This is a predicted structure of a 509-nucleotide part of an RNA (small-subunit ribosomal RNA, 5' domain) from an uncultured organism.
The coordinates come from a structure-prediction model, not an experiment, and the mean pLDDT is 83.
RNAcentral holds the full RNA, with entries from ENA, Greengenes and SILVA.
Context: one part of a larger RNA
RNA sequence: GGAUGAACGCUGGCGGCGUGCCUAAUACAUGCAAGUCGAACGGGAACCACCAUCUACGGAAGGUGGUGAGAGUGGCGCACGGGUGAGUAACACGUAGCUGAUCUGCCCUUUGCUGGGGGAUAACCUGCCGAAAGGUGGGCUAAUACCGCGUAGGCUCGAUGGGGUUAGAGGCCCAAUGAGUAAAGCGCAAGGCAGCGGCAAAGGAGGAGGCUGCGGCCCAUCAGCUAGUUGGUGCGGUAACGGCGCACCAAGGCGACGACGGGUAGGGGGCCUGAGAGGGUGACCCCCCACACUGGCACUGAGACACGGGCCAGACUCCUACGGGAGGCAGCAGUAAGGGAUAUUGCCCAAUGGACGCCAGUCUGAGGCAGCAACGCCGCGUGGAGGAUGAAGGCCUUCGGGUUGUAAACUCCUUUUCUGUGGGAAGAGGCAGGACGGUACCACAGGAAGAAGUCUCGGCUAACUACGUGCCAGCAGCCGCGGUAAAACGUAGGAGGCGAGCGUUAUCC
Numbered sequence: 001g002g003a004u005g006a007a008c009g010c011u012g013g014c015g016g017c018g019u020g021c022c023u024a025a026u027a028c029a030u031g032c033a034a035g036u037c038g039a040a041c042g043g044g045a046a047c048c049a050c051c052a053u054c055u056a057c058g059g060a061a062g063g064u065g066g067u068g069a070g071a072g073u074g075g076c077g078c079a080c081g082g083g084u085g086a087g088u089a090a091c092a093c094g095u096a097g098c099u100g101a102u103c104u105g106c107c108c109u110u111u112g113c114u115g116g117g118g119g120a121u122a123a124c125c126u127g128c129c130g131a132a133a134g135g136u137g138g139g140c141u142a143a144u145a146c147c148g149c150g151u152a153g154g155c156u157c158g159a160u161g162g163g164g165u166u167a168g169a170g171g172c173c174c175a176a177u178g179a180g181u182a183a184a185g186c187g188c189a190a191g192g193c194a195g196c197g198g199c200a201a202a203g204g205a206g207g208a209g210g211c212u213g214c215g216g217c218c219c220a221u222c223a224g225c226u227a228g229u230u231g232g233u234g235c236g237g238u239a240a241c242g243g244c245g246c247a248c249c250a251a252g253g254c255g256a257c258g259a260c261g262g263g264u265a266g267g268g269g270g271c272c273u274g275a276g277a278g279g280g281u282g283a284c285c286c287c288c289c290a291c292a293c294u295g296g297c298a299c300u301g302a303g304a305c306a307c308g309g310g311c312c313a314g315a316c317u318c319c320u321a322c323g324g325g326a327g328g329c330a331g332c333a334g335u336a337a338g339g340g341a342u343a344u345u346g347c348c349c350a351a352u353g354g355a356c357g358c359c360a361g362u363c364u365g366a367g368g369c370a371g372c373a374a375c376g377c378c379g380c381g382u383g384g385a386g387g388a389u390g391a392a393g394g395c396c397u398u399c400g401g402g403u404u405g406u407a408a409a410c411u412c413c414u415u416u417u418c419u420g421u422g423g424g425a426a427g428a429g430g431c432a433g434g435a436c437g438g439u440a441c442c443a444c445a446g447g448a449a450g451a452a453g454u455c456u457c458g459g460c461u462a463a464c465u466a467c468g469u470g471c472c473a474g475c476a477g478c479c480g481c482g483g484u485a486a487a488a489c490g491u492a493g494g495a496g497g498c499g500a501g502c503g504u505u506a507u508c509c
Stems, first nucleotide, its partner, number of pairs: 001509004006505005013380006019373002021338001026336003030333003035076003040073002046067006053060002083291003093215007102208003107204008115149001117147002124139006154181004162174003185196002187193002217263003224254003229251008266288004270281004293314005316327004344370001346369003352366001353364004383413004393404004418446006453498005458479003464493005474481002
């Protein structure tokens, strides 16, 4: 000098764009943050219309039709999006490859199929237990829920045979025989349909899993480490290779090119600095990883060992009728605590994106906006021109004067921010739809009006005098100032620097 997610002191006019718990991965009141589909299904509170009945004239109950809430079965989603950085020194990450060792819902392309049956169960009705959370009987019912059967081009499996690819094939490719294996319907103007689906197979796109080379922290005052350890055979397991697991066999494997141990740490793109080499760093934004009160486990599923799912154990908090239950903000706000320190319990789904749905649409603290904070960067303003008797006052003085100083007053001018009034674009692509917002912006009117501080002045380093103080009080980044004339302390006048900021502290180059 530059930089910062900064903090502190003094000061503070406006706007745009960003940024904002670095500490306790501490504990959390309250609200919201993941639902959706009636074009899969049974049903149906309530309301409306009509019909007929009774009536104490208020109404009551019944039937038909329409609309149709909540709950339930079923489907898809909930593995995305959002948060955090605890753990992790590792194929976690980066980079270059491999997968002849693999999987893939939704989406796209192509082909074929969608036949015929069955038994249940929730909701509902009705018992019982329980304070509750909830549990447990009996009875009824539907489906794109569940289960057989038929069909099998295809796919899978197995043996035999043949051929090919290849350096090498038991594995990959081809053909025949055999075994196994599917499906679901709904909607509509009743028309077979150009709507939505279902099943099988092949390919694609995107995604995911696995493997390998290389790269990248500190300590040797850590020197030896290792028993599923290293390899083989077999079996199991997985979508898949593999000690991934197991049985048996062999005795290996790693290490001064740093094993093992300890410490620290999420990694990268980047960011800061620097002429570069390098050093430092990993906030915001993007990619990857890991985690979701702590530890463990699996279930469902195309995908999880699953933040707002489940089970067990633990710590903690809450409810309880003491028998037993409930909970997990490292989502958005917000609270307490910690701290030098970090914001609103705001508005809206209008836009972008996501889930579901044929659509209409619903949901979305993702997101879009607004609020708070000079926290940062950028822009603008606090007026412009004229004005010497160089006014008054202040300060200094050799008492002549000098300086503050064109500074002010005063005259003329301008109208940005601002105030008032009025109009009111884009963001919304073919109709409607604007949270922001009567905002930005524009026009008119008004009037210099409402807007300057802070640090320094011994040298480094730009800027000097007076008074006070008297090694005191104090200053200080280094050198050093202060003991009676201090340009170094304090105050004043003046000056210098930067300016809505200026200094200080901390950290990095």